[in-house]
RNA sequence: GGGCUCUUAGAUCAGUGGUAGAUCGCUCGGUUGGCAAUCGGGAAGUCGUGGGUUCGAAUCCCACAGAGUCCA
Numbered sequence: 001g002g003g004c005u006c007u008u009a010g011a012u013c014a015g016u017g018g019u020a021g022a023u024c025g026c027u028c029g030g031u032u033g034g035c036a037a038u039c040g041g042g043a044a045g046u047c048g049u050g051g052g053u054u055c056g057a058a059u060c061c062c063a064c065a066g067a068g069u070c071c072a
Base pairs, nucleotide, nucleotide: 001071002070003069004068005067006066007065010024011023012022013021018055026042027041028040029039030038048064049063050062051061052060
């Protein structure tokens, strides 16, 4: 320098054009003599950044940034 893959909640990940979700964690409550376990509720997201296409974009297109991997 070039090819490919990835970037979504604190962590690990789903979501492939029409409301942003799960599990764990955090927090509040029930339960217990107390803790653990368990049950119920809640908070937490400019979907890496900027532009484009579209009535509508996390999703499609382009550029850029970062990470991984392969080639040189």
This is a predicted structure of a 72-nucleotide RNA (transfer RNA) from a Microcaldota archaeon. The source organism's lineage runs through Archaea, Nanobdellati and Microcaldota. The RNAcentral record of the sequence draws on ENA.